[in-house]
RNA sequence: AACUGAAAAAGGCAAACUUAUCGAAAGGUAGGGACGCAAAGCUACGAGUCUAAAAUCCUAUUGGGUAAAGAUAGUCGGGUUGCCAAU
Numbered sequence: 001a002a003c004u005g006a007a008a009a010a011g012g013c014a015a016a017c018u019u020a021u022c023g024a025a026a027g028g029u030a031g032g033g034a035c036g037c038a039a040a041g042c043u044a045c046g047a048g049u050c051u052a053a054a055a056u057c058c059u060a061u062u063g064g065g066u067a068a069a070g071a072u073a074g075u076c077g078g079g080u081u082g083c084c085a086a087u
Base pairs, nucleotide, nucleotide: 002087004085005084012037013036017032018031019030020029021028022027035074041080042079043078045077046076047075048072049071050070055066056065057064058063
């Protein structure tokens, strides 16, 4: 430096659920908690998925449709940085 994650060690992250809080919601943040993870670090660039407040249309005052500029990096790919170890 390349490739790999069999074994090992040092550490790391934290699903569901739950408490508080922010948000229209999806969901976020913090505490508890561990299903898992070798990038489950960072980045919404491409695809996917979720939500629908504002907007807009219908209805006719209540409900419905459309639609990200919202969200997801623990859906996949791309970009980028990085611990340990075998070869």
Annotation
The RNA shown here (c-di-GMP-I riboswitch aptamer) has 87 nucleotides and comes from Lysinibacillus halotolerans. The source organism's lineage runs through Bacteria, Bacillati, Bacillota, Bacillaceae and Lysinibacillus. Its mean pLDDT, the model's own confidence on a scale to 100, is 84.